[in-house]
RNA sequence: AGAGUUUGAUCCUGGCUCAGGAUGAACGCUGGCGGCGUGCCUAACACAUGCAAGUCGAACGGACUCAUAUUGAAACCUAGUGAUUUAUGAGUUAGUGGCGGACGGGUGAGUAACGCGUGGAAAACCUGCCGUAUACCGGGGGAUAACACUUAGAAAUAGGUGCUAAUACCGCAUAAGCGCACAGCUUCGCAUGAAGCAGUGUGAAAAACUCCGGUGGUAUACGAUGGUUCCGCGUCUGAUUAGCUAGUUGGUGAGGUAAAAGCCCACCAAGGCGACGAUCAGUAGCCGGCCUGAGAGGGUGAACGGCCACAUUGGGACUGAGACACGGCCCAGACUCCUACGGGAGGCAGCAGUGGGGAAUAUUGCACAAUGGGGGAAACCCUGAUGCAGCAACGCCGCGUGAGUGAAGAAGUAUUUCGGUAUGUAAAGCUCUAUCAGCAGGGAAGAAGAUGACGGUACCUGACCAAGAAGCCCCGGCUAACUACGUGCCAGCAGCCGCGGUAAUACGUAGGGGGCAAGCGUUAUCCGGAUUUACUGGGUGUAAAGGGAGCGCAGACGGCAGUGCAAGUCUGGAGUGAAAGCCCGGGGCCCAACCCCGGAACUGCUCUGGAAACUGUGCGGCUUGAGUACAGGAGAGGAAAGCGGAAUUCCUAGUGUAGCGGUGAAAUGCGUAGAUAUUAGGAAGAACACCAGUGGCGAAGGCGGCUUUCUGGACUGAAACUGACGCUGAGGCACGAAAGCGUGGGGAGCGAACAGGAUUAGAUACCCUGGUAGUCCACGCCGUAAACGAUGAGUGGUAGGUGGUCGGGGAGGAAUCCCCGAGUGCCGCAGCUAACGCAAUAAGCACUCCACUGGGGGAGUACGACCGCAAGGUUGAAACUCAAAGGAAUUGACGGGGGCCCGCACAAGCGGUGGAGCAUGUGGUUUAAUUCGAAGCAACGCGAAGAGCCUUACCAAGGCUUGACAUCCCGAUGACAGGCGUAGAGAUACGUUUUCCCUUCGGGGCAUUGGUGACAGGUGGUGCAUGGUUGUCGUCAGCUCGUGUCGUGAGAUGUUGGGUUAAGUCCCGCAACGAGCGCAACCCUUACCCUUAGUAGCCAUCAUUAAGUUGGGCACUCUAGGGGGACUGCCGUGGAUAACACGGAGGAAGGUGGGGAUGACGUCAAUCAUCAUGCCCCUUAUGUCCUGGGCUGCACACGUGCUACAAUGGCCGGCACAACGGGCACGCCACUGCGCGAGCAGGAGCAAAUCCCUUAAAGCCGGCCCCAGUUCGGAUCGGAGGCUGCAACCCGCCUCCGUGAAGUCGGAGUUGCUAGUAAUCGCGGAUCAGCACGCCGCGGUGAAUGCGUUCCCGGGCCUUGCACUCACCGCCCGUCA
Repeated sequence: AGAGUUUGAUCCUGGCUCAGGAUGAACGCUGGCGGCGUGCCUAACACAUGCAAGUCGAACGGACUCAUAUUGAAACCUAGUGAUUUAUGAGUUAGUGGCGGACGGGUGAGUAACGCGUGGAAAACCUGCCGUAUACCGGGGGAUAACACUUAGAAAUAGGUGCUAAUACCGCAUAAGCGCACAGCUUCGCAUGAAGCAGUGUGAAAAACUCCGGUGGUAUACGAUGGUUCCGCGUCUGAUUAGCUAGUUGGUGAGGUAAAAGCCCACCAAGGCGACGAUCAGUAGCCGGCCUGAGAGGGUGAACGGCCACAUUGGGACUGAGACACGGCCCAGACUCCUACGGGAGGCAGCAGUGGGGAAUAUUGCACAAUGGGGGAAACCCUGAUGCAGCAACGCCGCGUGAGUGAAGAAGUAUUUCGGUAUGUAAAGCUCUAUCAGCAGGGAAGAAGAUGACGGUACCUGACCAAGAAGCCCCGGCUAACUACGUGCCAGCAGCCGCGGUAAUACGUAGGGGGCAAGCGUUAUCCGGAUUUACUGGGUGUAAAGGGAGCGCAGACGGCAGUGCAAGUCUGGAGUGAAAGCCCGGGGCCCAACCCCGGAACUGCUCUGGAAACUGUGCGGCUUGAGUACAGGAGAGGAAAGCGGAAUUCCUAGUGUAGCGGUGAAAUGCGUAGAUAUUAGGAAGAACACCAGUGGCGAAGGCGGCUUUCUGGACUGAAACUGACGCUGAGGCACGAAAGCGUGGGGAGCGAACAGGAUUAGAUACCCUGGUAGUCCACGCCGUAAACGAUGAGUGGUAGGUGGUCGGGGAGGAAUCCCCGAGUGCCGCAGCUAACGCAAUAAGCACUCCACUGGGGGAGUACGACCGCAAGGUUGAAACUCAAAGGAAUUGACGGGGGCCCGCACAAGCGGUGGAGCAUGUGGUUUAAUUCGAAGCAACGCGAAGAGCCUUACCAAGGCUUGACAUCCCGAUGACAGGCGUAGAGAUACGUUUUCCCUUCGGGGCAUUGGUGACAGGUGGUGCAUGGUUGUCGUCAGCUCGUGUCGUGAGAUGUUGGGUUAAGUCCCGCAACGAGCGCAACCCUUACCCUUAGUAGCCAUCAUUAAGUUGGGCACUCUAGGGGGACUGCCGUGGAUAACACGGAGGAAGGUGGGGAUGACGUCAAUCAUCAUGCCCCUUAUGUCCUGGGCUGCACACGUGCUACAAUGGCCGGCACAACGGGCACGCCACUGCGCGAGCAGGAGCAAAUCCCUUAAAGCCGGCCCCAGUUCGGAUCGGAGGCUGCAACCCGCCUCCGUGAAGUCGGAGUUGCUAGUAAUCGCGGAUCAGCACGCCGCGGUGAAUGCGUUCCCGGGCCUUGCACUCACCGCCCGUCA
């Protein structure tokens, strides 16, 4: 000192949360020792029991006991015992009396107060014991407890009679001095007054004891100590508490007190307090201090110390120096106890202790040894004050739980990529030490002469054993510290953000690590961080926040020069600011905590000397602030009265006829009873076109035809007058749009409500037809608006430029130009701002005053109060809840926003699909199984370029378990494999037959088989853990980077702009300059030409033949190598002289010639079943083998196709013209024969420019059919066959004969295609034993249309809005559950 959290990202505002310190604490886990402290915060709740205040016999009379002495009755019979009497001494003591129980100890209920703190005052006071000083202590009297007797009562206790003492009580004497009264003098004081002097009158004292030293007593004065009263200042919250007060405020006079005083009383006066917060309500003992903080502050008032208050609750006085009295009294109340029911007793907020309350707080301990207190002359007694001990980790401080060495880096544990790594020098082992605890011995100080509770304690010494002594929290970020397993939005965690839905460093456990440590965490509370109440130290255009606006009382602030005062201010001195505490220095306990000593500090208050700049204040001046008078012009400024024309509607009359009106389109409505339209006349109300303008006026709201009257303000000019008269302004007063309210008018148009018609899923709306309040006037209320410039008022400074309005000055003949002031706009520098923006009309720089704000919601709500006729307004919370809410700007995406552009996107066309039958895929359903995946475009003739078995992953049944497959080890065998046979559905099992290689002869290789365990195996899961691969946007023209520049930043610029292009293609411009991935080109193919090469290809010329068959030739075709060709190169026009576009020439081809391959950054979580692969799962099974079945099941639905519905056709016969390809020789198969045919039987050629597949078909020619369910169409079914194959039942293809279904061109809708394209026709290939209407290719025939870009869909660029960013399939509101 900061950090986390709003966003996709950014800056800001703003709240929430965390890291620190603290505690009289509590709770959880754990717990070795010692020192010093601390310990009912709750029920000022109730209390059993014991103790906490007594003492003095040197005040007194008794009583009792003892001792000594004395007396000596009666009796015994004498030695004595001894009743009784007296005296003395010692001791104990109930009572009288004295002093003390007003201290010490406890508690914080009450109290917002002179209670407390601080500083003063008492000329308005008291003070026992103590100290100093002076004077005195003479002489009397009468009682009363105790005691005795007795009465009442249960008791407590009360009463009666009688006796007695005193330092108890009462007179008298004395009076230095004192008090009081009267009048006088001197001195002094702030006033009342105080002191002194002399005079008169008057009043009040005393106690004895004694050891003769003294102790005690009385009076007066002073001191000291302690107390009492008064005053200044300070001392919590609420105004949703604004008025309070009758002894109240004052006076006079009595009373009263120690003392001033309405303290009390009588009378008189009517005052006193209050926005500087009275009164009321709530809360609270106050302070030194304590905690925190850099400080200023904030919180707090345990322990220790000072003050106050209280003592079961309330009241009262007595005694006394002192109390209205904690362990005194009286009364009343509640409660508890005793009781004989009549009556009594009690007060732990003293120390222990009990119950109760509570999260929670200790022993019914020891001692007066020390310190202190009471009494006493003293000895001494008393002392739960105090000193100690006990309990509690409650706090602070100190110590220990070992130290050194020790790598085989042991074992174990955890993890692992299996190699290792970590725990870890840690342990063990070896060497050493002994603090604490335990044992034994000695043994204090604290005391001054004696006396030690603590205590056999502290401390010292000895022996002894590494032994008896470590836990708690945390490990996602903040915040130091990471892995494994388990779990699977479950269980749980969480201070905030947030983790957990199968790979969780966030849950639980373990290993490891981090932190602190006899403690560690949690909870609670306070301060801090929080500049988040901002004095230090904030703000208000848009984030919360300027009052709607003005006038103005109080208040705050205030011009220039001078002169006094000294309240503020500054400075010197003095007093005080208790001690303890904090801080600094030193000292004592081994150290520390703790304790002791000294200093500093205590920022304050009071008194006093001085200064006079500033503020204040007094005085007299000044004119620049402000105002007055004078002269002017401008203006929708206000109020009242009058006047005017246009328009609307209505009425009357005329003309005139079928519609009008209204809308996106309509309808309601009006109209043949004559509307609308039009003409003329009349009536009424309201508003004032053009002028008219970011023009004017006004404080704001607001103000608009013209004229008159009354009236407010601003401005300019000149400079006569006043002389700071100013500014702001809480309350207050008046103003204040629209709507609304009251009373009375008025009512043309418009028009809430309402009615009807439409729209719509609905339409209590938008649109239409009507229409009432209202809108208008007068008077009176209301008092609010996005009352906005979302910007309070005032003053003074601070670059410019430009445009309106008003006034003035100067120049000029004028137009016009220059200057000054006021007001009003725009742009813009500095500066400010989070940015946007503001910028002399500030949101800049300063000053003054007012108002307002402190997270969002709840809520401008509730309650209260005030205002209002009401509607409602003003003032204005809380509970609860969230972690955000928000401002500005940025990138995208989006818009039924805009601009530009493109695409078979639409349009223009051609052909389909959707209807039928069939094929095929999918959904659904069924099933033992119908294996799995693909799901809008971009799944659905898709993976699958081909499911009868196999494939095959699915199902049923039967088998195997190191396995069908790989590697390693051990044993056996010499083969294994294959053939044959038997059983079986087969896998398999058994039998039989044939039967290895190399060798140095040791063995080795190879193979099979048996066994053991490592392992194999899995089309099991996760495509949301992955690689690779792929579809799509899209062959769309985009996507980025470096440096620079701009911006606080996210980002921007570049890539935007003007043109152009298929294109971010190119040109020009430009704070950008360059570059990369894309585009294009380079590649393949096709179209033309040249060249090279001619076999299996070709044949012009020559010869030959049935035939390029052969000789020959390579010219041509063709084949396949190499080259050429096209580049806007040329010309013209347009364009900016560019890029480029259009036209033309030439050319096989012309502006990328056609086609292909090629797919930028990225989006859509595609595929674990192509393959690979992490993790998880199965292991006599989720592996593997086999037989059979299934993937083909069928009420249905959808997609993609094929064939058709026919005459541009079907059928029959004849004739013609391709290209791409293929031929695992188990192939392609000529040709011949047979068969109606599929095909079969023979059989030549060909590893292919040679042979074969291979007759292409549509087409052309000829014929038949004649518009029909047909000579169309071919489904379905019956029969007979062919082929492949181990095998065509489920479930193949083909052929022939027969049968001959639907279907007559297809609803809404939907799809492909821009030229060799669509359409149509056939051919080939992959897969493949066989199986294609699918797929991939090939050629033949061969169109139509394109005005154009308004609209639909998709896309690109720019711009705009945005509360979206998972990005409009978004976000979000209300109701219900």
A computed fold for a 1377-nucleotide RNA from an uncultured bacterium, annotated as small-subunit ribosomal RNA. RNAcentral holds the sequence, with entries from ENA, Greengenes and SILVA. It matches the Rfam family "Bacterial small subunit ribosomal RNA".